[in-house]
Context: one part of a larger RNA
RNA sequence: UGAGGGUUAAGGAACUCGGCAAAUUAGCCCCGUAACUUCGGGAGAAGGGGUGCCCCGCCUUUGGCGGGGUUACAAUAACCAGGCUCAAGCGACUGUUUAACAAAAACACAGGUCUCCGCUUAAACCGCAAGGUGAUGUAUGGGGGCCGACGCCUGCCCAGUGCCCGUCGGUUAAGGGAAAGGCUGAUCCCGCCCUUUGGGCGGGAGAGGCUAGAACCUAAGCCCGGGUGAACGGCAGCAGUAACUAUAACUGUUCUAAGGUAGCGAAACCCCUUGUCGGGUAAGUUCCGACCCGCAUGAAAGGCGUCACGACUUGAGCACUCUCUCAACCCUCAACCCG
Numbered sequence: 001u002g003a004g005g006g007u008u009a010a011g012g013a014a015c016u017c018g019g020c021a022a023a024u025u026a027g028c029c030c031c032g033u034a035a036c037u038u039c040g041g042g043a044g045a046a047g048g049g050g051u052g053c054c055c056c057g058c059c060u061u062u063g064g065c066g067g068g069g070u071u072a073c074a075a076u077a078a079c080c081a082g083g084c085u086c087a088a089g090c091g092a093c094u095g096u097u098u099a100a101c102a103a104a105a106a107c108a109c110a111g112g113u114c115u116c117c118g119c120u121u122a123a124a125c126c127g128c129a130a131g132g133u134g135a136u137g138u139a140u141g142g143g144g145g146c147c148g149a150c151g152c153c154u155g156c157c158c159a160g161u162g163c164c165c166g167u168c169g170g171u172u173a174a175g176g177g178a179a180a181g182g183c184u185g186a187u188c189c190c191g192c193c194c195u196u197u198g199g200g201c202g203g204g205a206g207a208g209g210c211u212a213g214a215a216c217c218u219a220a221g222c223c224c225g226g227g228u229g230a231a232c233g234g235c236a237g238c239a240g241u242a243a244c245u246a247u248a249a250c251u252g253u254u255c256u257a258a259g260g261u262a263g264c265g266a267a268a269c270c271c272c273u274u275g276u277c278g279g280g281u282a283a284g285u286u287c288c289g290a291c292c293c294g295c296a297u298g299a300a301a302g303g304c305g306u307c308a309c310g311a312c313u314u315g316a317g318c319a320c321u322c323u324c325u326c327a328a329c330c331c332u333c334a335a336c337c338c339g
Stems, first nucleotide, its partner, number of pairs: 001334008010325002014323001019320001027051005036041001038149001052070008071075001083318007090310002095107002111147007124133003150305004155235003160232002162228005169223003175217002181211004187205008236254005263297001264294001275291005
């Protein structure tokens, strides 16, 4: 000097990002116990008192109750063994998680709702297939999505996108269908030449083959019509107006598919901002209660409450303490010195 441990006058969080760490509390018995509440809880709430040993009495006699005495600073005498309260946020809860920097407000959850699936191969999923899961199940079942106990609720918009239903009409593939055309061309006809039954040249008709394929017929889809938000999503602006002022229930106007309802609101969301007012403090950028001009809240990416619960987060208080004022001493280990 470092690490671990112990004690400390007076003060008692003045320390610090923050009571981190430490201290306090602690067993058992008795008394007593608030708000709130889903009536179960909250609750060991909180807050008090007792506790050893000896003698006596009583009783329902491994013990309990009562009375008296007695020692110590101290009787659950050591060890072991809750600190508590108030308020707010988030998540209902018990659980789960980043093995080795995150345990949480994240995940899960019971419950709610939407959607798919009628079963010989369900839907969905794994596999090239065979085959398998679903399930030796059958809609009170199985799969998927979102929300997440409970209570009160869940507004408006279907224009766009998605999904579902419909299907006259428009468009549309392969396929069917074959018209005109193109190439070739047996054979036949006409003309001319050589002229020997025949041959050559030119023109025309032309079966067949090849090619090319128009009209027309025709599915889903798309266009089209309708529905659908606990589907993806969205939910305005500018002016004027009341007999103080201010404000605007009211009016006008533009745009939109519709213009944000209830609730909550400087919030885990508010830039301006330490907003303003109130509370708490001697003093409070945090905290709590209000206000509402919400930069940029808002209803199952749920909204707002809520008992209980939480190694969660935030603020306050009581108790307690070497966290501190401010240091001191002791023990152990290491380091260091001597041998």
Overview
The part of an RNA shown here (large-subunit ribosomal RNA, domain IV) has 339 nucleotides and comes from candidate division WWE3 bacterium CG_4_9_14_0_2_um_filter_48_10. Rfam family: Bacterial large subunit ribosomal RNA. RNAcentral holds the full RNA, with entries from ENA and SILVA. The prediction has a mean pLDDT of 87.